[in-house]
RNA sequence: UUCUUAUCAAGAGAGAUUGAGGGAUCUGGCCCUACGACGUCUCAGCAACCUGUUUGUUACAAGGUGCUCCAUCCAGCAGAUUCAUUCUGAAAGAUAAGAA
Numbered sequence: 001u002u003c004u005u006a007u008c009a010a011g012a013g014a015g016a017u018u019g020a021g022g023g024a025u026c027u028g029g030c031c032c033u034a035c036g037a038c039g040u041c042u043c044a045g046c047a048a049c050c051u052g053u054u055u056g057u058u059a060c061a062a063g064g065u066g067c068u069c070c071a072u073c074c075a076g077c078a079g080a081u082u083c084a085u086u087c088u089g090a091a092a093g094a095u096a097a098g099a100a
Base pairs, nucleotide, nucleotide: 001100002099003098004097005096006095007094008093013043014042015041016040017039021032022031023030026076027075028074029073044068045067046066048065049064050063051061052060053059072092077089078088079087080086
């Protein structure tokens, strides 16, 4: 990097540093941001998958990966419905496990 499977409605933030953008990508919208974004570091936390213990469900641990505002922000493609709209699915993306 690609493929397969599962999940994406739950959960969990402070400090330091940096200094203008950010919310994956493109377009449109919406939102956050000098009362400091993104990133980085430290400490703390969460428990989705793997793992371990208990044992079947559940609970605990926090070793691996991951994560810690709303929030996978909404729409785009397909279908149903409607005055407006709304709903479902797909696609794309993210994470984990396995495989090549």
SAM riboswitch aptamer (S box leader) from Heyndrickxia ginsengihumi, 100 nucleotides, folded computationally. The coordinates come from a structure-prediction model, not an experiment, and the mean pLDDT is 75. It matches the Rfam family "SAM riboswitch aptamer (S box leader)". The family is grouped with related families in Rfam's "SAM clan".